The RNA shown here (THF (Tetrahydrofolate) riboswitch aptamer) has 109 nucleotides. Of the family's consensus pairs, 91% are formed in the model. Its mean pLDDT, the model's own confidence on a scale to 100, is 79.
RNA sequence: GACAGAGUAGAUAUUAUGCGUUAAGUGUUUAGGGAUGGGAAGUUGCCCUUAAACGAAGAAUAGUAUUAUAACACCAUACUAUUCGCGAUAUAAUAUCGCAUCCGCUGUC
Numbered sequence: 001g002a003c004a005g006a007g008u009a010g011a012u013a014u015u016a017u018g019c020g021u022u023a024a025g026u027g028u029u030u031a032g033g034g035a036u037g038g039g040a041a042g043u044u045g046c047c048c049u050u051a052a053a054c055g056a057a058g059a060a061u062a063g064u065a066u067u068a069u070a071a072c073a074c075c076a077u078a079c080u081a082u083u084c085g086c087g088a089u090a091u092a093a094u095a096u097c098g099c100a101u102c103c104g105c106u107g108u109c
Base pairs, nucleotide, nucleotide: 001109002108003107004106005105010097011096012095013094014093015092016091017090018089019087020086021085028052029051031049032048033047034046038103039102040101058084059083060082061081062080063079064078065077066076
């Protein structure tokens, strides 16, 4: 010098454990700020904060209490637990993907 390659922020899927289902969270818009391959520089992407609008899927079973009754049971109401769901739900692990440009790093010549 030439060729090839690795690594960020993060994204998706699966699994596990939670949270919510009495609506927090997620998503959308606005304004401000921050982080982002080893270095430089930076945003299509990411995170935080502010403000605004919008907005959801619940069921089954069991137990207890109340109600009721002469007493029990049924019905009804409340609470609790379990199970199956639901949420652009959170975290972790695993897999796959993953920074234009310049320099650096690894390999080959």